[in-house]
A computed fold for a 392-nucleotide RNA from an Acidobacteriota bacterium, annotated as Bacterial RNase P class A. The sequence was found by an Rfam model in a public genome assembly. It matches the Rfam family "Bacterial RNase P class A". Rfam links the family to the GO terms dimeric ribonuclease P complex, ribonuclease P activity and tRNA processing.

RNA sequence: CAGCUGGGCCGGACGGUCGCUCCCGGCAAGGGAGAGGAAAGUCCGAACUCCGCAGAGCAGUGUGCCGGAUAACGUCCGGGAGGCCGGGUUCAAGCCCGUCCGACGGAAAGUGCCACAGAAAACAUACCGCCUGGGCUGCGAAGUCCGGGUAAGGGUGAAAAGGUGCGGCAAGAGCGCACCGCCGCCGCAGUAAUGCGGCGGGCAGGGCAAACCCCACAUGGAGCAAGACCAAAUAGGGAGGAAGUUCCGGCUUCGGCUGGACGCGUGUCGGCUCGGUGCGCCAAACCUCCGGGUAGGUCGCUAGAGCUGUGCAGCAAUGCGCGGCCCAGAGGAAUGGCCGUCCUGCCGGAUCUUCCGGCAGACAGAAUUCGGCUUAUAGGUCCGGCUGCCAC
Numbered sequence: 001c002a003g004c005u006g007g008g009c010c011g012g013a014c015g016g017u018c019g020c021u022c023c024c025g026g027c028a029a030g031g032g033a034g035a036g037g038a039a040a041g042u043c044c045g046a047a048c049u050c051c052g053c054a055g056a057g058c059a060g061u062g063u064g065c066c067g068g069a070u071a072a073c074g075u076c077c078g079g080g081a082g083g084c085c086g087g088g089u090u091c092a093a094g095c096c097c098g099u100c101c102g103a104c105g106g107a108a109a110g111u112g113c114c115a116c117a118g119a120a121a122a123c124a125u126a127c128c129g130c131c132u133g134g135g136c137u138g139c140g141a142a143g144u145c146c147g148g149g150u151a152a153g154g155g156u157g158a159a160a161a162g163g164u165g166c167g168g169c170a171a172g173a174g175c176g177c178a179c180c181g182c183c184g185c186c187g188c189a190g191u192a193a194u195g196c197g198g199c200g201g202g203c204a205g206g207g208c209a210a211a212c213c214c215c216a217c218a219u220g221g222a223g224c225a226a227g228a229c230c231a232a233a234u235a236g237g238g239a240g241g242a243a244g245u246u247c248c249g250g251c252u253u254c255g256g257c258u259g260g261a262c263g264c265g266u267g268u269c270g271g272c273u274c275g276g277u278g279c280g281c282c283a284a285a286c287c288u289c290c291g292g293g294u295a296g297g298u299c300g301c302u303a304g305a306g307c308u309g310u311g312c313a314g315c316a317a318u319g320c321g322c323g324g325c326c327c328a329g330a331g332g333a334a335u336g337g338c339c340g341u342c343c344u345g346c347c348g349g350a351u352c353u354u355c356c357g358g359c360a361g362a363c364a365g366a367a368u369u370c371g372g373c374u375u376a377u378a379g380g381u382c383c384g385g386c387u388g389c390c391a392c
Base pairs, nucleotide, nucleotide: 001388002387003386004385005384006383007382008381009380010379012342013341014340015339016338017337018336020034021033022032023031024030036363040374041373043372044371045370046369047368048223049222050221051220060219061218062217063216064215065079066078067077068076069075080104082101083100085098086097087096088095089094105214106213110212111211112208113207114206127154128153129150130149131148132147133146134145135144136143137142162180163179164178165177166176167175181203182201183200184199185198186197187196188195189194227299228298229297230296237290238289239288240287241286244262246261247260248259249258250257251256270282271281272280306325307324308323309322310321311320312319313318343361344360345359346358347357348356349355350354
C1' cells in the first nucleotide's frame, strides 16, 4: 500500500429571504426555540394510568452455563465450556496460542423422529473387501459353488456403535498396552460455572428438547384512542310548576260584601265522563331545575432512570460526587421552499495542476416518556486482527 474481516464515531457547513408550529412580549413592533441515529419495526423491559384480585393449586406463556451491572429486561459487562478459521507443536490422535461466533439446563424418566443414499440410522448389521474350511475346474496362477470368522480398509450419509499409535492375530477386533476421550470415587484451586491432579473401570450411554416432555425460576389484563376535568344544540331520563284580600272608593250588624286598579296565566287540547257546567285527578305539550352521555375545550404533555464537562471507585458494564445547561410539543397533525458562498463525489472541457460548466449528497420523518434489541443507511473518518506485495 492492497484485499478480507471485527468494532467506534460523524453523517454536509455558513449566510440571506419568504412561510409554518409553539413560547415570551401595552399580546403591537419585535424576540426566542423547532426531528433522528435510527424518530422505523412495535420485538423485549419499565415508568405512568385504568380495570381486576380471599388463599392455595392446575393449565397456559416466557426464561434457561456462572458471576456481576441495572428501575427492569430475552439487554449489557466479565468469566467458563464449546465451535469455525489461522499459526505453532506431536509419529499420530491430541495439545497450546490468537481473531471471530452464539437461546449454552436435562438425551442412563418416558414417548417420538432421523429424508435421500446406504448392508445397516440403534434389541445393530455385512454390499465390496480381508482371512479361512470343504467341493469342482485347472499343470499352475487363479476362478467358481457351499459354509465360517472379521469390522481394520473401501463405499453411502449431516451422522456408522470411542480416537491415535504400537503390539498382537489366519485376518481382525479394547484382544493387550501407552496416550487422548468417557464413566465412577477422592483431593486441591476458584464466590461459582469450571479447571487441575490421583486412583479405579476396557467402555456401557449415536444424534435431535428452535419435537412432545422433565426440572428450576418468573408470570393478572389493557394501553395516552390509558385516564381525569369542564361542558353546547338536538333527542332520551328524573323532579317540580301557578294567585291573589296588594292598593283605592262605597256600604257594614265590623264577621265581611261590592265596584275599580294592579298582578298571575293549568284561562290550551285530550282522557276519567255521562246532556251541560264547576271542582278534582291523569297524560301530552309548555316552563323551570337536576343528572348522564355526545360535539367541542382543558389537563395528562414534556425538568427527565435528562444533556454536558470533570474527579473518584471498578478489568468492564456501571456507580458515586461536584460544576454548568434547559433542548419540539403539534392534534388531519409545524419542522419547508428558493437564492448565494463553500465542502465531498461523478461527468465533460480547458490546461498541466489548478480553473470553468453540469449533475448528485444516503436511509429516513417525532406524536405519553424512557432503557434495549433488530432492520435500513450515499459518503467520510479512527482503532484493531489476518493474508499478500514493496522499501529499509